[in-house]
Context: one part of a larger RNA
RNA sequence: CUGGGCGUAAAGGGUUUCGUAGGCGGUUUGGUAAGUAGUGGGUUAAAGACUCCCGCUUAACGGGAGAAAGGCUCAUUAAACUGCCAGACUAGAAGAUUGUCGGGGAGGCUGGAAUUCUGCGUGUAGGGGUGAAAUCCGUUGAUACGCAGAAGAACACCGAGGGCGAAGGCAGGCCUCUAGGCAAUUCUUGACGCUCAGGAACGAAAGCUAGGGGAGCGAAAGGGAUUAGAGACCCCUGUAGUCCUAGCCGUAAACGAUCCUUGCUAGUUGUUCGCCGUUUGGUGGAUGACGUAAGCUAACGCGUUAAGCAAGGCGCCUGGGAAGUACGGCCGCAAGGCUAAAACUC
Repeated sequence: CUGGGCGUAAAGGGUUUCGUAGGCGGUUUGGUAAGUAGUGGGUUAAAGACUCCCGCUUAACGGGAGAAAGGCUCAUUAAACUGCCAGACUAGAAGAUUGUCGGGGAGGCUGGAAUUCUGCGUGUAGGGGUGAAAUCCGUUGAUACGCAGAAGAACACCGAGGGCGAAGGCAGGCCUCUAGGCAAUUCUUGACGCUCAGGAACGAAAGCUAGGGGAGCGAAAGGGAUUAGAGACCCCUGUAGUCCUAGCCGUAAACGAUCCUUGCUAGUUGUUCGCCGUUUGGUGGAUGACGUAAGCUAACGCGUUAAGCAAGGCGCCUGGGAAGUACGGCCGCAAGGCUAAAACUC
């Protein structure tokens, strides 16, 4: 390379959101003849290999003759398919109009409950915490209750294997800006499409830089317990952090452990968003459950949201360890990330 694979055995890239090169590409007419196919010519030295014959007693060895495949090239023929050129189409795609949907995104304003703190009042000996305790708080008046005030963070009920988003993710309310999906109409363009190496953008948490903020929680740290010990689990404190602004980082069991697109292949039953009919219903989109319909799978299971049957494109795997490490390169303030071996060993 051929081949076989990637839900759980090694293997789907975090997302495929944008998209370059490349690969692939709907229906139809005419042309062309690059690919393609046929025929013919040239060439592909000799030796070697193959077939036949012959020579050394045989063989090895040697001599002679011959043939094909394939490659390159020229000529010619064909025109179905691919390409190219020109024209047409509407089933793909995009747009328009009308309507609708949602925690999609960004900014601003704002609400109540709870918590903690502060002040005042009532009130008195406890409170807190645990398996049990203790550290801890409290007669300088705690806990509890009432009133007032301040602060920060998160939004109970609604709330649902319910919705939206490419993924990460998104939830009090209102406003502004903004992106998207879906349906109906069948109005417009006329293949404008699919995928996508490299690239760009986004990307939870933690972490980093600068400036704010800091109620609660809480790595580290301190103390109390437990224990043989306890660097833990439990308890009392508590710094960074968690929050905001600006900028980095670029990783996750970033999971459906399941790449994207298109077509085809029984059903039953929910949810949600439209449209038609409105009485059961019909028809699209999304999201679930069940299912030996068929089929697939090593099994588990999957099963119109496929892991079925096919096609196009990309990524990835090739025994375990060493190792996602070393070295080098690129990126980063750093932490580190990306790319990525070998010796050796089983």

A computed fold for a 346-nucleotide part of an RNA from a sediment metagenome, annotated as small-subunit ribosomal RNA, central domain. It matches the Rfam family "Bacterial small subunit ribosomal RNA". Model confidence (mean pLDDT): 84 of 100.